[in-house]
């Protein structure tokens, strides 16, 4: 030091201030947030022979979760009815300029954002969710 196995913990944020109305955190001027890896030119430190280490994307690429379709268990139910699980699929929103090289950095202007509820239309309230998850940390042990 690399592999294995087992445990433990960690793993999601936001409408201020005001306008109209009977009634809106849902409309309107405005504020405000942005999951995990990954990934050339960049930005700090150190090195100065050679470098190493950290950091850097909501809108690049990819998972994850929401929604969903098949199959299969389990429990329910008059009944694949109804929940849960594990497998395997589908869906899944959003960006340019310019800076020689560049979709991360700088600067400037844009954009986007599940389902269900609700006295009025939701990325920001309420639920599902004290849930689940991509991962991330630490520790033990056992062979080689």
């Nucleotide at each position: 030091c690399a592999u294995u196995u087992c445990u433990u913990u960690c793993g999601g944020g936001g409408c201020a201030a005001g306008g109209u109305g009977a009634a809106a955190u849902u409309c309107c001027u405005a504020a405000c947030c942005g999951g995990c890896g990954g990934u050339g030119u960049g930005u700090a430190c150190u090195a100065c022979a050679a470098u190493g280490u950290a950091c850097g994307a909501g809108c690049c690429c990819g998972c994850g979760a929401c929604c969903u379709g098949c199959a299969c268990a389990u429990a329910u139910u008059g009944a694949g009815u109804u929940a849960u699980g594990u497998g395997u699929g589908g869906c899944u929103g959003a960006u340019g300029u310019a800076g020689a090289u560049g979709a991360g950095c700088u600067a400037c202007a844009g954009c986007c954002g599940a389902c269900a509820g609700u006295u009025a239309a939701a990325g920001u309230c309420u639920g599902g969710a004290u849930g689940g998850g991509a991962g991330a940390a630490a520790g033990a042990a056992a062979a080689u």
This is a predicted structure of a 144-nucleotide RNA (FMN riboswitch aptamer (RFN element)) from Abyssicoccus albus. RNAcentral holds the sequence, with entries from Rfam. Its mean pLDDT, the model's own confidence on a scale to 100, is 77.